[in-house]
The RNA shown here (transfer RNA) has 71 nucleotides and comes from a bovine gut metagenome. The RNAcentral record of the sequence draws on MGnify. The prediction has a mean pLDDT of 81. Its Rfam family is "tRNA".
RNA sequence: GAGGCAUAGUUCAGUUGGUUAGAACGCUCGCUUCACAUGCGAGAGGUCGUAGGUUCGAGUCCUACUGUCUC
Numbered sequence: 001g002a003g004g005c006a007u008a009g010u011u012c013a014g015u016u017g018g019u020u021a022g023a024a025c026g027c028u029c030g031c032u033u034c035a036c037a038u039g040c041g042a043g044a045g046g047u048c049g050u051a052g053g054u055u056c057g058a059g060u061c062c063u064a065c066u067g068u069c070u071c
Base pairs, nucleotide, nucleotide: 001071002070003069004068005067006066009025010024011023012022018056027043028042029041030040031039049065050064051063052062053061
């Protein structure tokens, strides 16, 4: 210098911008058990890396910056 990535505690999805941001594992509670595990049910947890811009509307498009990976 060129390119990719950044979304829940972790690993990731999010259908060429559209009206409630999700899954699995993990965590909490309940049922089951003498107890644990398994299983079943319910729940909590997100300013979508930061700051701007475009738009009626941005996780999604544009710019800069930060971090990380590859060349």